[in-house]
RNA sequence: GCCCGCAUGGGGUAGCCUGGAUAUCCUGGGGGCUUGCGGAGCCUCUGACCCGGGUUCAAAUCCCGGUGCGGGCA
Numbered sequence: 001g002c003c004c005g006c007a008u009g010g011g012g013u014a015g016c017c018u019g020g021a022u023a024u025c026c027u028g029g030g031g032g033c034u035u036g037c038g039g040a041g042c043c044u045c046u047g048a049c050c051c052g053g054g055u056u057c058a059a060a061u062c063c064c065g066g067u068g069c070g071g072g073c074a
Stems, first nucleotide, its partner, number of pairs: 001073007010027003020057001028046006050066005
């Protein structure tokens, strides 16, 4: 340099092929109930689609470019 894959809450993960509902679940964090204290359990709150552009009534999803990471070829 060329080719392929990946990027989603603090961490992990589903959804992307086949566009449309409040973006899923686990964990973490805050508050509460319960308990002699703690743990467990229960209730509640919290927070995410890598960046820019395009297509569309509508984009996490399709298209183009970029960045980062991983792999392959030279």